The RNA shown here (Bacterial RNase P class A) has 352 nucleotides and comes from an uncultured Caulobacterales bacterium. The model forms 95% of the base pairs in the Rfam consensus.

RNA sequence: GAAGAGGGCCGGGCGGUUGCAAGUUUCGACUUGAGGAAAGUCCGGGCUCCGGUAAGGCAGGAUGCCGGAUAACGUCCGGCGAGCGCAAGCUUAGGGAAAGUGCCACAGAAAACAAACCGCCUCUAUAAACGAGGUAAGGGUGAAAAGGUGCGGUAAGAGCGCACCGCGCUGGGUGUAAAUCCGGUGGCAGGGUAAACCCCAUCCGGAGCAAGACCGAAUAGGAAUGACACAUGAUAUGCCUUUCUAUCGUCAUUCGGGUUGGUCGCACGAGGCACCAGGUAACUGUUGCCCUAGAUGAAUAAUCGCCACUGUUUCGGCAGUACAGAACCCGGCUUACAGGCCCUCUUUUUUA
Numbered sequence: 001g002a003a004g005a006g007g008g009c010c011g012g013g014c015g016g017u018u019g020c021a022a023g024u025u026u027c028g029a030c031u032u033g034a035g036g037a038a039a040g041u042c043c044g045g046g047c048u049c050c051g052g053u054a055a056g057g058c059a060g061g062a063u064g065c066c067g068g069a070u071a072a073c074g075u076c077c078g079g080c081g082a083g084c085g086c087a088a089g090c091u092u093a094g095g096g097a098a099a100g101u102g103c104c105a106c107a108g109a110a111a112a113c114a115a116a117c118c119g120c121c122u123c124u125a126u127a128a129a130c131g132a133g134g135u136a137a138g139g140g141u142g143a144a145a146a147g148g149u150g151c152g153g154u155a156a157g158a159g160c161g162c163a164c165c166g167c168g169c170u171g172g173g174u175g176u177a178a179a180u181c182c183g184g185u186g187g188c189a190g191g192g193u194a195a196a197c198c199c200c201a202u203c204c205g206g207a208g209c210a211a212g213a214c215c216g217a218a219u220a221g222g223a224a225u226g227a228c229a230c231a232u233g234a235u236a237u238g239c240c241u242u243u244c245u246a247u248c249g250u251c252a253u254u255c256g257g258g259u260u261g262g263u264c265g266c267a268c269g270a271g272g273c274a275c276c277a278g279g280u281a282a283c284u285g286u287u288g289c290c291c292u293a294g295a296u297g298a299a300u301a302a303u304c305g306c307c308a309c310u311g312u313u314u315c316g317g318c319a320g321u322a323c324a325g326a327a328c329c330c331g332g333c334u335u336a337c338a339g340g341c342c343c344u345c346u347u348u349u350u351u352a
Stems, first nucleotide, its partner, number of pairs: 001348010012307007020033005035323001039334002042332005047208004051244001054242005060204005065079005080094001081092004095199002100197002102193003117139002119135005147165006166188001167186008212264004222255007233248004271290004276285003308321005
């Protein structure tokens, strides 16, 4: 210098003028005011209500190697296995195919109770064709074809025998574990697929801030139809059963009337920042400092000047600066993003 890998940050700054919202107020004024994703509404919770409830089962859903973090998670951290890459690293829906069912098109002789198309050998000769027998090493088909490579052996072949690898059984070592290493022994087995149904293990009540509470106001404590039930009963936020408690009909459909008001919920939190300590890390703890929107047809803005970055220039200047805006809150995941900066690592070229 070139090509890559992992991680982090910014994405406008300063000043003036005018304007808006909330909070505080000594009524002068002061303080604060849209993000890393506020987006998606995909997970998990805090919180609220359904009953002050509790237990069991079913349905449905989710997760799926091991260990840890967390309020929790399908998230994150660290390892193990498998695959890709020269490497730094990246991906991983990673339990079970010997419980069962299903599927594997076409091609091919044959795709799981699976086998002969070509070929090789023998009858079989100087030598062919047909036929019979043996074979699954060679070739072909295919994503995948009766373990792999090599040697010996055989009429030709084959774990037929042997060596190594693989596989089954078994002993020991290391590691919390997933797993891995070493040894012994046996010629030893006919696939794959579970983000196919399924089995196994673990977890989960529902609805949601338009939740819910209060104040005020108004109306019609409305009407009809059908089904079920009759205190030995029915109802109470997935369904069923049981227990306690409460209430006295329950469910469905149709018609009709009133309220479209205000306050709270609503910003002190699993809160933020910094040092130190523990831990490989995620993260945890002590101490100190800080309060950083709370609107409700909807504030968080407009304008001027200077500076920064990018492009261009006749060097006077000109143009542009991404994705995109809170609405109960928090921890994540996913997606979008012009341009710029920083740190660490890998491979390679050249020079000293």
The sequence was found by an Rfam model in a public genome assembly. The prediction has a mean pLDDT of 78.